Notes
The RNA shown here (transfer RNA) has 72 nucleotides and comes from uncultured Oribacterium sp. It was read from a public genome assembly.
[in-house]
């Protein structure tokens, strides 16, 4: 130099065009003498960035930023 994958909540992670599941932490409560354990609720109007495609984009493209891997 070229070529390939990845990037979503604090942390793992699902999503494969119609407005983000899930555990794990974390808050409030329920239980309990207390505390663990259970049990209920909440917790991503900016999915790395910025564009563009589309009635509508985490999901489709182009670019760019950053990580890993392949060949020279």
């Nucleotide at each position: 130099a070229g070529g390939g994958c990845c990037a979503u909540c604090g942390c793992c992670a699902a999503g494969c065009g119609g407005u983000a599941a899930g555990g794990c932490a974390c808050a409030g409560g329920c239980c309990u003498u207390u505390g663990a354990c259970g049990c209920c609720u909440g917790c991503a109007u900016u999915c790395g960035u910025u564009g563009g495609u589309u009635c509508g984009a985490a999901u489709c493209c182009a670019a760019c930023u950053g990580g890993c891997c392949c060949u020279g």

Its Rfam family is "tRNA". The source organism's lineage runs through Bacteria, Bacillati, Clostridia, Lachnospiraceae and Oribacterium.